The RNA shown here (Glycine riboswitch aptamer) has 109 nucleotides and comes from Ferrimonas futtsuensis DSM 18154. Lineage of the source: Bacteria > Pseudomonadati > Pseudomonadota > Ferrimonas > Ferrimonas futtsuensis. It was read from a public genome assembly, where an Rfam model found it.
[in-house]
RNA sequence: UGGACGGGCCUCUGGAGAGUUCCAUUGACUUGGACGCCGAAGGCGCAAGCCCCGCACUCCCUCGGGAGACGGUGGUCAAACGCUCAGGCAAAAGGACAGGGUGCAAGAU
Numbered sequence: 001u002g003g004a005c006g007g008g009c010c011u012c013u014g015g016a017g018a019g020u021u022c023c024a025u026u027g028a029c030u031u032g033g034a035c036g037c038c039g040a041a042g043g044c045g046c047a048a049g050c051c052c053c054g055c056a057c058u059c060c061c062u063c064g065g066g067a068g069a070c071g072g073u074g075g076u077c078a079a080a081c082g083c084u085c086a087g088g089c090a091a092a093a094g095g096a097c098a099g100g101g102u103g104c105a106a107g108a109u
Stems, first nucleotide, its partner, number of pairs: 001108001006104001008102003012099003019035001021034004036089003042085001043083003049076003052072003057068004
């Protein structure tokens, strides 16, 4: 100089869904309870594949074994899928994700 992979920061921009439900209470859209809902903070779960183990079967062979198929409540493993613990259900706040800005930074030169 450069900027892979990655993620950091920002009162930056956009950003969905679902009861301003009922009862009591509070200075309060505060707290507690009841019933009904949402999924995009966070969290949890699962596929193929790969690995491991077993193995009556098939193939190869230098007869030591190897490969394939099959089996396993085995291991690893994704999401905007599922769960709804948490969070949320007027506004505000928050908000996965996308864009913008900014900075860190490997190899290489």